GlmS glucosamine-6-phosphate activated ribozyme aptamer from Oceanobacillus luteolus, 167 nucleotides, folded computationally. NCBI's taxonomy places the organism under Bacteria, Bacillota, Bacilli, Caryophanales, Oceanobacillus. Of the family's consensus pairs, 87% are formed in the model. Its mean pLDDT, the model's own confidence on a scale to 100, is 77. Its Rfam family is "glmS glucosamine-6-phosphate activated ribozyme aptamer". From the family's description: This entry contains a glucosamine-6-phosphate activated ribozyme that is found in the mRNA for GlmS. GlmS is an enzyme that uses fructose-6-phosphate and glutamine to generate glucosamine-6-phosphate.
RNA sequence: AUUGAUCAUAAAGCGCCAGAGCUAUUUUGGACGGAAAUAAAAUAGCUGACGAGGUGGAGGUUUAUCGAAGUGUUCGGCGGAUGCCUCCCGAUUGCGUAUCUCAGUCGUAUGUCUUUCUAUAAAACAAUAAGGUGACUUAUUGCACAAAAGGAAAGACUAGAUACAAA
Numbered sequence: 001a002u003u004g005a006u007c008a009u010a011a012a013g014c015g016c017c018a019g020a021g022c023u024a025u026u027u028u029g030g031a032c033g034g035a036a037a038u039a040a041a042a043u044a045g046c047u048g049a050c051g052a053g054g055u056g057g058a059g060g061u062u063u064a065u066c067g068a069a070g071u072g073u074u075c076g077g078c079g080g081a082u083g084c085c086u087c088c089c090g091a092u093u094g095c096g097u098a099u100c101u102c103a104g105u106c107g108u109a110u111g112u113c114u115u116u117c118u119a120u121a122a123a124a125c126a127a128u129a130a131g132g133u134g135a136c137u138u139a140u141u142g143c144a145c146a147a148a149a150g151g152a153a154a155g156a157c158u159a160g161a162u163a164c165a166a167a
Base pairs, nucleotide, nucleotide: 014079015078016077017076019075020047021046022045023044024043025042026041027040028039050067051066052065056088057087058086059085060084061083089107090106091105092104093103094102096164097163098162099161100160101159111157112156113155114154115153116152117151118150125142126141127140128139129138130137131136
């Protein structure tokens, strides 16, 4: 140094890199006494998602919500993931309460639909500093601009059976 085992830490635009692009060194070729451009190979590196939002349990599944920037790679690939589906548990709406069924919604929550109102995003950009031969990386300051979601209000719509209560 490599491989295996054990332990600890670390996350969800999260982690990784064999495609691709770029950088450095060497070699080949150009090439001929010498040099340069394009090209190829080897080795070693760099890039490879900007925030908002999102977790009842089990199983399954893969292109798992929203916008910003950019229009050269936030491309391509692998793994994962709070998404989605089914079941279970619990809750909730169906115009007084309880139980059951049915239809729907949800995970501490407003049953469905419509309308109105409601928000300090970060990168980017600019300036500066540090590290590196370089591609690039890290940090500080300033400075704006979203959407979905969520919340508030109003309106409309919305079962069956049994028992009780009220009138």